[in-house]
């Protein structure tokens, strides 16, 4: 030193697109500043700071004077002299003092303000001046002699209203003027030396010429004054680079460029003229237009940068607008002058005045920005020898939280955790050690008392500020706290009000009855004499990217090529040093940052040193890179030769096939079109077929993710002209390249313009048709067009959405051109070059994907992008005949707009399979009458809920009262029930008496227990607390519950795959009812579902036996009655049985298909029970249960009637029918399941009947309720009937306190609608449909034809999976995620 390790220092982000993710991109926010400004607030002190707007337009004072040591003269004041006297006047002189109009000197060019203008050598930086100037200051040299005329004050006329003059006449001077001397000075001549980049400078010699001057006070080394050189300050002009935006500003220029010559100047210069040439400036942005004073610096920012130019500080500019010069050392002058313009004043109308962008100050304008204040005491300034005088510069002071800094507004102790506030789950919790209250201290503010520094120089004296800062001392907690904010970002919650209103709101977004978003309290959170808002800059924004982006799809690659300038480049060698490095040097003003330090009690502030100020310049050195010059090389590029490929491009000529039209024959009624059709074409001969002719466009097949070309594009064949690209090979040249802003050339269709040509085919346009409509898809015709030939026109999803060029970086297969090897070989192999395609690794990429043909690793160069719409649109240009292109904005408006991928959901996408879903049947609704729910109307009420599947014979498994919740009437108020407290009176209770519809109100006889008491126990009355509500919110809710669906699915654990949502696992093949197995498999396993286990059914065996059976005996009034028995039926408990186990045939296997056996029963046996994760803010606050709201002599609660039953009217579920397979009469039979005691009710007796009226059994395997269709026989004969029962009349029964609204039944009469039911629509796959009847539950009875069982007869069909409907699964698109009942255009209003 160098590696290397490590250690430090710097770099923060977050909200919002989506169901959910990643990327892309905007918006927005936190942070920091300010010359600020609003809004609530406000004690105090220090420093600083204060018109950003109208460089609007100004009353008033003040900012620039000074010196008598430059000058005459005036005035005052002393004193001396003289004079005339009225002796204290008046007037001459002369010194002194003091003052000062005028003449002269210096200042006045500096100080102070302002941003109007100014894109410039104006400013910054670095240089130059050999092209210059400098008053006062320094230094040096030398002079300062002698003379003259005059102007102003004055005096005296005079002109104006003033302002200001004019004429005479008198005078001084450091004003003026000659004259004398005089060079180191200028100038002209001729030399010398020497130096520089050119002209040229310096230094020096000789001659000639020319030009100075001023005193003054005094006695000092005074102090002006002249030349001359010399510094110093200031200033002047010149270059190098650097300074904002806009090409919708491309060309400017005549004093223009430049030259020689003159003129000007302090000086160089077209600064100015006169000739002469004809240049000069620009894409490295000229001219123009906009906008802007520049810089040190400030704020920000990690940096690089970005924005900014108040204050202090340096330059430049400007002074009411313009313009022009005097004067001077300096000005083209703020508080000079002159001219002109507008304004403002005076005025006697003849003329005059003025210029605050100096400091106050006023009016205007504004969101806004101070006092007509003090002193020159100090700094510094001007004039003077000084005293001293001026100085709105300055130093102070006032006013303003405008900013920054400091302090303060109490400190300690203090639990009953006081009162009050909020809030509560009513237990409590917070405000909260906070308060009160004890102890203390006293900063600041107030009173008093002392009292500076600032003052320098030998001394004296000098202080606005300011009786201020500072010091003591004194009283007392005493006088001093607010803003904002609490949904996320963001720290910090609750209540009440309000109810998509009021309003919030930076951005996402809050608010429609439980708002931690409003708007109020509480309580919290943050700052704090402030706090918040608005506004502006930077930041974050890597969101203009130089550090530090991008372009296949998110904005973005130029339609292609040539080629200009311009960027950029191959090996080797020398040299140069422009870039580069690297020392040295001058610069980078001060301030300011930053460090160290110091002084105000700290601190801001200020003062001292450092260091920095990354620039620029000069110079010294290096020479590797780039650069530049030379010399050289071949590999890049180029060139020859030689070969083969190829729709490469232009121009002629030729072929054949097809349409179509002509002309002829054949030949008869159609053709032709479409989903279907019509228009159309046809008997005047179509279509169709045959020869023949015309015209015109295009070239089947080959044909190939092949082939050529920059692209566009190119396709019958021949010719003849012509471009490229490849290979081979290594002879030439010898880096000649590569990209390429403009520029130029091609450039698909459509389209323009002339002129041809037109077979087919087709915008327009017509006709038919579809459709609500159809200016469209489909027809049927038909014009510009297509074609040629000149000329325009310049766009395309001109696309690989991929810009050219070079290198490089793993293979693995096709193909097209050539070459090489190998071989007998044109084959095949191998090897290599160019092109073209697919896989695919590394890598990249949001991701999809790219991957030697990169989207991959590097490098040059060109285009483009910078949020979505406005909009590639308007203006402007250029371009074109038009059409129209190119180039390309804002205003306003959103808060996203996108890209890729996931999951879902969808689809009139696919594929697989499911299901009474379709078909196949079978009966049915929809039509009648009538039951019953429901809408709807009605009413005082017709209580309420359920409203597509999933409400509507639903909650109701019993509405005449009750029920009940609704309506009217009448009552009750601690209540009908329920707890507890306190008073006060009593047992409790209560016949019974009056009113009353009745509840209820009045009355009343009667009538106790425990304890020593106090009291309790019960009631009743009064008070409080609380009671009660089927009043509201099913969308605050628990529970239940429907549906998707008994539908095969919903999951997780761990791995694994992806940045990530997520995926795998659950796909795949097969197989199942089934995510059922099964085989495969980054998966392995698991859990909710399915299956199974559970109930009933159907077989069997055991086990028991007050039904069963005479099966075996026996009796018998014949009936399981009896006796006897449990055998069998049953009854009900256990157990067995079915498992694809066996065969067979297919499979890998799971299993499937076959039928065997054997079995009561065969491939889940039938049926139920069992409902996964999870939808439908699905139902239910009226079954309960609850949050919150709400009503308390009533929205509680009793009671009477009365509604819930209401009736033009629609719906829905049902039942009886519409009849002969049937009504009707008669005889005959044969279930299961149930019920029963306020009951079932045998039998007898009455009544037609309902029922009534006796009366035995059963709380039951015992008794009782009991079948109907069926079968047998008759009887009707197709009718509104002997079908069919509705309605209606009369006469009844039975339940009930009571059948009027409003009950069921019986019986006689009456006999309605209906004769099979439109669109359209349910059920059912076997013991089912269909069809018969029976219990049951609720129930006094019953509106039950409902509902939940039970059993009895008891079928038809299923080709199949095309269609409707629902679902599963796998996959596809997708702009849809409240999910197709979805997004979403476009007109209207």
């Nucleotide at each position: 030193a160098a590696u290397u390790c490590g250690c430090c220092c710097u770099u923060a982000g977050a909200g919002u697109u989506u169901g959910a993710u990643c990327c892309u991109g905007g918006c927005u926010c936190a942070g920091g500043a300010c010359g600020a400004a609003c809004g609530c607030u406000g004690g105090c002190g220090g420093c600083g700071u204060g018109c950003c707007u109208a460089a609007c337009a100004c009353a008033u004072g003040c900012a620039a004077g000074u010196c008598g040591a430059a000058c005459g003269g005036g005035g005052c004041a002393u004193c001396g002299a003289g004079a005339g006297c009225u002796u204290g006047c008046u007037u001459u002189u002369g010194a002194u003092g003091c003052u000062u109009a005028g003449u002269g000197g210096c200042g006045a060019a500096c100080g102070g303000g302002u941003g109007a203008g100014u894109a410039a050598c104006g400013c910054g930086u670095g240089a130059g001046g050999a092209a210059c100037c400098u008053g006062c200051c320094u230094u040096u040299c030398a002079g300062u002699g002698g003379g003259g005329g005059a102007c102003a004050a004055c005096a005296g006329u005079u002109g104006g209203a003033a302002a200001c003059g004019a004429c005479u006449g008198c005078u001084a001077a450091u004003a003026c003027c000659g004259c004398a001397u005089a060079a180191c000075a200028u100038g002209u001549a001729c030399g010398g030396a020497u130096c520089g980049c050119a002209u040229g400078g310096u230094c020096u010699g000789u001659a000639c010429a020319u030009c100075a001057a001023a005193g003054c006070c005094u006695u000092a080394u005074g102090u002006g004054c002249u030349g001359a050189a010399a510094g110093a300050u200031g200033g002047c002009c010149u270059c190098g680079c650097g300074u904002c935006u806009g090409a919708u500003u491309a060309g400017c220029u005549a004093g223009u460029u430049g030259g020689a010559g003159g003129g000007g100047u302090a000086a160089c210069g077209g600064c100015c003229c006169a000739c002469c040439a004809a240049g000069g400036c620009g894409a490295c942005g000229a001219u123009c237009a906009g906008u802007a004073g520049c810089c040190g610096g400030u704020c920000u920012g990690a940096g690089a940068g970005g924005a900014u130019g108040a204050a202090c500080g340096g330059c430049a500019a400007c002074a009411u607008u313009g313009g022009g010069a005097c004067u001077g050392a300096g000005a083209u002058a703020c508080g000079g002058c002159c001219c002109a313009g507008a304004c403002u004043c005076c005025u006697a109308c003849g003329g005059g005045a003025g210029g605050c962008a100096g400091c106050a100050g006023u009016g205007g304008g504004g969101a806004a920005u101070a006092u007509u204040g003090g002193g020159c005491a100090a700094u510094g300034g001007g004039g003077g020898a000084a005293a001293c005088c001026c100085u709105g510069a300055c130093c102070c002071a006032g006013c303003a939280a405008c900013g920054c800094c400091g302090c303060g507004u109490g400190a300690a102790g203090g639990a009953a955790g006081a009162a009050g506030g909020c809030c509560u789950u009513c237990g409590g919790g917070u405000u909260g050690u906070a308060a009160a209250c004890u102890u203390c201290u006293u900063u600041u503010a107030c009173c008093a008392g002392g009292g500076a520094c600032g003052a320098a120089g030998g001394a004296c004296g000098u202080g606005a500020c300011g009786g201020u800062a500072c010091c003591u001392g004194g009283a007392g907690a005493a006088a001093a706290a607010g803003c904002a904010a609490c949904g996320g970002c963001u720290a910090a919650c609750u209540a009440c009000g309000u109810g998509c209103c009021a309003g919030c709101a930076g951005c996402c977004g809050c608010g429609g009855u439980a708002a931690u978003a409003c708007g109020u309290a509480g309580g919290u959170u943050g700052c704090a004499a402030g706090c918040g808002u608005u506004g502006u800059c930077c930041g974050g924004a890597a969101u203009u990217a130089c550090u530090g982006g991008g372009u296949g799809u998110a904005a973005a690659g130029g339609g292609c090529g040539u080629g200009u300038a311009g960027g950029c480049g191959g090996a080797g060698c020398u040299g140069c040093a422009a870039g580069u490095u690297a020392g040295a040097u001058g610069u980078g003003a001060a301030a300011u940052c930053c460090c160290g330090g110091g002084g105000c009690u700290c601190a801001a502030c200020c003062c001292c040193g450092g260091a920095a100020c990354u620039g620029c310049a000069u110079u010294u050195a290096a020479a590797a890179c780039u650069g530049c010059a030379g010399c050289c090389c071949u590999u890049g590029a180029g060139u020859a030769u030689c070969g083969g490929a190829g729709a490469g491009g232009c121009a002629a000529g030729c072929g054949g096939a097809a349409u179509u039209c002509c002309u002829a024959g054949u030949g008869u009624a159609g053709c032709g079109g479409u989903g279907a059709a019509a228009u159309g074409c046809g008997u005047a001969g179509a279509u169709a077929u045959u020869a023949g002719g015309a015209g015109g466009a295009a070239c089947a097949c080959c044909a190939g993710u092949g082939g050529c070309g920059a692209a566009g594009g190119c396709g019958g064949c021949u010719u003849g002209c012509u471009g490229g690209a490849c290979g081979a090979c290594a002879a030439c040249u010898g880096a000649c390249g590569c990209u390429g802003a403009g520029g130029c050339g091609c450039g698909a269709a459509a389209g323009c313009g002339u002129g041809g040509g037109g077979a087919g085919c087709a915008a327009a346009c017509a006709g038919g048709a579809u459709u609500a409509g159809a200016u469209a898809c489909c027809c049927u015709g038909g014009u510009a067009g297509u074609c040629c030939a000149c000329g325009c026109u310049g766009u395309a999803a001109a696309c690989g959405a991929u810009g050219a060029a070079u290198a490089c970086u793993a293979g693995g297969u096709g193909u097209g051109g050539g070459a090489g090897g190998a071989c007998u070989g044109a084959c095949c192999c191998c090897u290599u070059c160019c092109g073209u395609g697919c896989c695919g690794c590394a890598g990249u990429u949001a991701a999809c994907a790219c991957a030697a043909u990169a989207a991959g690793u590097a490098u040059u160069c060109c285009a483009c992008c910078u949020g979505g719409g406005g909009a590639g649109u308007a203006c402007g240009a250029c371009c074109g005949c038009a059409a129209g292109g190119u180039u390309g904005a804002a205003a306003c408006u959103c808060a996203a707009a996108g890209g890729a991928a996931u999951u879902g959901a969808c689809g009139g996408g696919g594929g697989c399979c499911c299901g009474c879903a379709c078909a196949a049947g079978c009966g049915g609704u929809g039509g009648a009458g009538c039951a019953u729910g429901u809408g709807g109307u009605u009413u005082a009420a017709u209580u309420c809920g359920a409203u597509g599947a999933u409400a509507c014979g639903c909650g109701a498994g019993g509405a005449a009262c009750c029920u009940u919740a609704c309506c009217c009437g009448g009552g009750c108020u601690u209540g009908a029930a329920c707890u507890g407290u306190c008073g006060u009176g009593g047992a409790a209770c209560g016949a019974c008496c009056g009113g009353g519809a009745g509840a209820c109100c009045g009355g009343a006889a009667g009538g106790c227990c425990a304890g020593c008491a106090a009291u309790g126990g019960c009631c009743g009355c009064g008070a409080c607390a609380g009671a009660g509500g089927u009043g509201c919110u099913g969308c605050a809710u628990g529970g239940u519950u429907g549906u998707c669906g008994u539908c095969a699915g919903c999951u997780c654990g761990u791995g694994c795959c992806g940045u990530g949502a997520g995926g795998u696992g659950u796909c795949g093949g097969g197989u199942c009812a089934a995510g059922u197995c099964c085989c495969a498999u980054a998966a392995c396993g698991a859990g909710c579902g399915c299956a199974a286990c559970c109930c009933c059914u159907g077989c069997g065996u055991c086990c028991a036996g007050u039904u069963g059976c005479c099966a075996g005996c026996g009796g018998u009034a014949c009936g399981g009655c009896c006796g006897g028995g449990c055998a069998c039926u049953c009854u009900g408990g256990a157990c067995g049985g079915a498992c694809u186990g066996c065969c067979c045939g297919c499979g890998c296997a799971a299993g499937c298909g076959g039928a065997g056996a054997g079995g009561a029963a065969g491939g889940c046996g039938g049926g139920g029970a069992u409902g996964a994760c999870g939808u439908c803010a699905a139902a239910u606050c009226a079954g309960c249960a609850c949050g919150g709201c709400c009503c308390u002599u009533a929205c509680g609660u009793c009671c009477g009637g009365g509604g819930c039953g209401a009736c033009a009217c629609a719906c829905g579920u049902g039942c009886u029918a519409c009849a002969a397979u049937g009504g009707c009469c008669g005889g005959c039979a044969c279930a299961g399941a149930g019920g029963g005691g306020a009951g079932c009710c045998a039998c007898c007796g009455c009544g037609c009947g309902a029922g009534c009226g006796g009366g035995a059994g059963c709380g039951g395997a015992u008794c009782c309720c009991g079948a109907a269709a069926g079968u047998c026989g008759g009887u009707c004969a197709c009718a509104g009937u002997c079908c069919g029962g509705a309605u209606c009349g009369g006469a009844g029964u039975c339940u009930g306190c009571a059948a009027c609204c409003c009950g069921a039944c019986u019986c006689c009469g009456u006999g309605a609608a209906g004769c099979u039911g439109g669109a359209a629509u349910c059920g059912c796959u076997a013991g089912u449909a269909a069809u018969c009847g029976c219990g049951c539950a609720u129930c006094a009875g019953c509106c039950a034809u409902g509902g939940c069982g039970c059993g009895g007869u008891g079928a038809a069909u299923a080709c199949g999976u095309u269609c409707c409907c629902g679902g599963g699964c796998c996959u596809u698109g997708c702009a849809c995620a409240c999910a197709c009942c979805g997004c979403c255009c476009g007109u209207c209003a």

The prediction has a mean pLDDT of 85. Small-subunit ribosomal RNA from an uncultured bacterium, 1389 nucleotides, folded computationally. The RNAcentral record of the sequence draws on ENA and SILVA. It matches the Rfam family "Bacterial small subunit ribosomal RNA".